[in-house]
Molecule: transfer RNA
Organism: Minisyncoccota bacterium
RNA sequence: GGAGGGGUCGCAUAGCCCGGCCGAGUGCGUUCGCUUGGAAAGCGGAUAUACCGCAAGGUAUCGCGAGUUCGAAUCUCGCCCCCUCCG
Numbered sequence: 001g002g003a004g005g006g007g008u009c010g011c012a013u014a015g016c017c018c019g020g021c022c023g024a025g026u027g028c029g030u031u032c033g034c035u036u037g038g039a040a041a042g043c044g045g046a047u048a049u050a051c052c053g054c055a056a057g058g059u060a061u062c063g064c065g066a067g068u069u070c071g072a073a074u075c076u077c078g079c080c081c082c083c084u085c086c087g
């Protein structure tokens, strides 16, 4: 230099093909509760970040930026980073 794969919540992973019911599912972790004499296990709830707001709540963010569209994690373009292969 060329080709392919990947970057999503604390961690892992799905969702992308075929745009909307998805700021986003599942598992783990954490936390609260139930249960118990007390634990473990089990069951139930909650659980990303930033900004605005007294609060209720709202807005933005799927590596970064731009574009297409009524609407983008998903399509297009540029860039950054990681992995594999070729030279």
Stems, first nucleotide, its partner, number of pairs: 001086007010028004020070001029047006048061005063079005